[in-house]
RNA sequence: GUGACUGUGCGGGAGAGACCGGACUCCAAAUUCCGGCGCCGAAGGAGCAACCACCCCGGAAACUCUCAGGCAGAAGGACCGCACGGUCGG
Repeated sequence: GUGACUGUGCGGGAGAGACCGGACUCCAAAUUCCGGCGCCGAAGGAGCAACCACCCCGGAAACUCUCAGGCAGAAGGACCGCACGGUCGG
């Protein structure tokens, strides 16, 4: 100097009902709780597998599932970029 992984900070960052009924309330709306139907995939999790590695132990998708999560805004958010660090399997 460079590659991979990773920590912190900053910036970017999608999809899908502010659904219906009930509780509560004088009525309405929001929040909350209970129930119901529909929907989404990009936290996490699970499955298949191209492929990588191979002496052995292994690694592996944005595909599939939708357990979990989510379906106004906010928050969260895989992933991407930059800055400063860390690590380089037994």
The prediction has a mean pLDDT of 79. Glycine riboswitch aptamer from Pseudokordiimonas caeni, 90 nucleotides, folded computationally. Lineage of the source: Bacteria > Pseudomonadati > Pseudomonadota > Alphaproteobacteria > Pseudokordiimonas. The model forms 91% of the base pairs in the Rfam consensus.